[in-house]
Context: one part of a larger RNA
RNA sequence: GGCACGCGGUGGAUGGCUCGGCACCAGGGGCCGAUGAAGGGCGGGGCAAGCCCCGAAAGUCCCCGGGGAGCCGCAAGCAGGCUGUGAUCCGGGGGUCCCCGAAUGGGGAAACCUGCCGGGGGUAAUGCCCCGGCAUCCCUUGGCCCUACGGGGCCAAAGGGAGGGGAACCGGCCGAAGUGAAACAUCUCAGUAGGCCGAGGAAAAGAAAUCAAAGGAGAUUCCCCGAGUAGCGGCGAGCGAAAGGGGAGGAGCCCAAACCGGGCGGGUGCAGAAGGCCGCGGCCGUUGCCCGUCCGGGGUUGCGGGACAGGCCUGGGUGGGUCCGCGGGCCCGCCGGGGAGUUACAAAACCGGGGGCUAGCCGAAGCGGCCUGGAAUGGCCCGCCAUAGAGGGUGAAAGCCCCGUAGGCGAAAGCCCUCCGGUCUCCCUGGGGCCUGAUCCCGAGUACCACGGGACACGCGAAAUCCCGUGGGAAGCAGGGGGGACCACCCUCCAAGGCUAAAUACCCCUGGUGACCGAUAGCGACGUAGUACCGUGAGGGACCGCUGAAAAGAACCCCGGGAGGGGAGUGAAAGAGAACCUGAAACCGCGUGCCU
Numbered sequence: 001g002g003c004a005c006g007c008g009g010u011g012g013a014u015g016g017c018u019c020g021g022c023a024c025c026a027g028g029g030g031c032c033g034a035u036g037a038a039g040g041g042c043g044g045g046g047c048a049a050g051c052c053c054c055g056a057a058a059g060u061c062c063c064c065g066g067g068g069a070g071c072c073g074c075a076a077g078c079a080g081g082c083u084g085u086g087a088u089c090c091g092g093g094g095g096u097c098c099c100c101g102a103a104u105g106g107g108g109a110a111a112c113c114u115g116c117c118g119g120g121g122g123u124a125a126u127g128c129c130c131c132g133g134c135a136u137c138c139c140u141u142g143g144c145c146c147u148a149c150g151g152g153g154c155c156a157a158a159g160g161g162a163g164g165g166g167a168a169c170c171g172g173c174c175g176a177a178g179u180g181a182a183a184c185a186u187c188u189c190a191g192u193a194g195g196c197c198g199a200g201g202a203a204a205a206g207a208a209a210u211c212a213a214a215g216g217a218g219a220u221u222c223c224c225c226g227a228g229u230a231g232c233g234g235c236g237a238g239c240g241a242a243a244g245g246g247g248a249g250g251a252g253c254c255c256a257a258a259c260c261g262g263g264c265g266g267g268u269g270c271a272g273a274a275g276g277c278c279g280c281g282g283c284c285g286u287u288g289c290c291c292g293u294c295c296g297g298g299g300u301u302g303c304g305g306g307a308c309a310g311g312c313c314u315g316g317g318u319g320g321g322u323c324c325g326c327g328g329g330c331c332c333g334c335c336g337g338g339g340a341g342u343u344a345c346a347a348a349a350c351c352g353g354g355g356g357c358u359a360g361c362c363g364a365a366g367c368g369g370c371c372u373g374g375a376a377u378g379g380c381c382c383g384c385c386a387u388a389g390a391g392g393g394u395g396a397a398a399g400c401c402c403c404g405u406a407g408g409c410g411a412a413a414g415c416c417c418u419c420c421g422g423u424c425u426c427c428c429u430g431g432g433g434c435c436u437g438a439u440c441c442c443g444a445g446u447a448c449c450a451c452g453g454g455a456c457a458c459g460c461g462a463a464a465u466c467c468c469g470u471g472g473g474a475a476g477c478a479g480g481g482g483g484g485a486c487c488a489c490c491c492u493c494c495a496a497g498g499c500u501a502a503a504u505a506c507c508c509c510u511g512g513u514g515a516c517c518g519a520u521a522g523c524g525a526c527g528u529a530g531u532a533c534c535g536u537g538a539g540g541g542a543c544c545g546c547u548g549a550a551a552a553g554a555a556c557c558c559c560g561g562g563a564g565g566g567g568a569g570u571g572a573a574a575g576a577g578a579a580c581c582u583g584a585a586a587c588c589g590c591g592u593g594c595c596u
Base pairs, nucleotide, nucleotide: 001595002594003593004592005591006590007589008588009587015581016546017545020517021516022514023513024512025511026510027509028508029507030506031165032164039100040099041098042055043054044053046078047077050074051073052059061094062093063092064091065090066089070082071081072080105114106113107112115134116133117132118131119130120129121128136162137161138160139159140158141157142155143154144153145152146151169200170198171197172196173195174194180187184234210217211216221248222247223246224245225244231239232238252499253498254497255443259297260296261295262294263293264292265291266290267289268288275284276283277328278327279326280325281324282323302477304442305441306440307439308437309436310435311434312433313432314431316335317334318333319332320331321330322329336429337428338427339426340425341424349423350422351421352420353418354417355416356415357414358413360409361408362407366382368381369380370379371378383400384399385389391403392402393401448472449471450470451469452468453467454466455465458484479494480493481492482491483490533540534539553580556567557566558565559564
């Protein structure tokens, strides 16, 4: 020195554990912000560095409710307090809420500097301190000016609104490349990633100019099937429907126009015309007619609908008006009757009832005996409860010890829902229905076409359909669109205006579940975690769990400066001693044997 065996040290694998994480399901909830958000800075504790909580009223203040004996957070200690006059704690409502931040008086290198106006405090006075206000843009209201009549500019104050944030989810606009095609250009990746704008608790879509196919369906959205089908495709790679069927959910409406009435503006019009609801008699007559515009009524459809005219049927009471009188017609009001409603269909709320959420409460049955043990929940024996034998804890393995569980109960306050009732509001009765009439209306630089593009599963294709650019440019119900070139027949539907819950997406909360993880796993994060640390910055981004049933956390003695150790003591165990459960291997020693 090597090998072997034994005993140690080091180290932190392994096993066990879990206050953590992951996924899914169910139920509930979902925007915040100039009344200053999100997010921060700085402060606030007797001692206070971090986290948490709070804001100069700062570890809190007030009210209401729950709860019932302890409390002054994580987090021990010292000191000092609070509490049955009900604290701490939990829930609801309110108060306070420095400075920055859209940040908004002005400035600014965020958390700082510095003004003006009004009011207050203080001083002899100034300085100083406190409170309120003062940004910009848009809309409305007023005045003036310009106008190619669309609108625009300036001034002043007042009222209203906006601004910023939001992990995903949603709509729109813009929009790659790596990649795949075993190269690569069409193609693919992909309308993805990314950028911008906007909205909301959802968003979008949505009441057929839709499909279908000779039968019919009847808005939209979402899921399953249809189907990896039909198709598209350097017919390569690959892309990839729809009808229809089954489910979830379920809701339908309003304008524009014709026509009528009224206001305003313009044009025309002295004929006593036209007109003033009709008939008769009177009377009036710049009232008329046309155009434009605004308001109200009317009207909303494809078995075409509506307007208007004519005809027919039907319709509670009463008062007033319609140039005057009478009759008819029409219009308005009141009472009575009926219906509906605040998410669209007109709109603002309130009250009551019910249900739910935000604290909680009650809740059965062994302090049984013996044995082992440090400890009984274990073994043996004897009982009991059960609408409760889910689960967790307790010195080991507990239905009956504790928390719970089954079952049942509960809100002063705030919020949510609306099956219900009322106030209230609106509608009908005041009109409605039918028939006839090619008199009028039914969304125009639109549809459509050409060319150039885009979207449709569809790459220009036989390429319909939808959208955009440039140019051209209809019909108008005897009309128009679609049915995958196009034409005919047939079928079907009414574009060029608008609104609309639910089923759906995402997240959060609560509860539940797991052939999910168990500290190199599972979230990056079981601990000060997006922390420490790194980076000028954008950004990157950790490590670190376990004494014991209970601190009973080792008084005292000895060696040592200490660290550390040896006794003593605690404990079931200290080879559980805080560098603490188990304690593998590498690695380092000590002892013995063998070899050299």
Predicted 3D model of a 596-nucleotide part of an RNA (large-subunit ribosomal RNA, domain I) from an Armatimonadota bacterium. The prediction has a mean pLDDT of 81.